The RNA shown here (transfer RNA) has 70 nucleotides and comes from an Oscillospiraceae bacterium.
RNA sequence: AGCUCAUGGUGUAUUGGUAGCACUGCAGGUUGUGGCCCUGCCGGAGUGGGUUCAAAUCCCACUGAGACUG
Repeated sequence: AGCUCAUGGUGUAUUGGUAGCACUGCAGGUUGUGGCCCUGCCGGAGUGGGUUCAAAUCCCACUGAGACUG
């Protein structure tokens, strides 16, 4: 210098139209207690611009990460 990546607390989907899932957490059910199991809830698009009726998604810059290439 180039390339790839950045989404709840953690991990991981979503190739322009309501952002899902799992675990964790919280509440309840079940249980003699706890665990397992069941139901529900909270919680997220790195920052700033641009394009578009509409952007996690496309474009630009920046920031950060890479056991990537040179």
Taxonomically the source falls in Oscillospiraceae (Bacteria, Bacillati, Clostridia, Eubacteriales). It was read from a public genome assembly.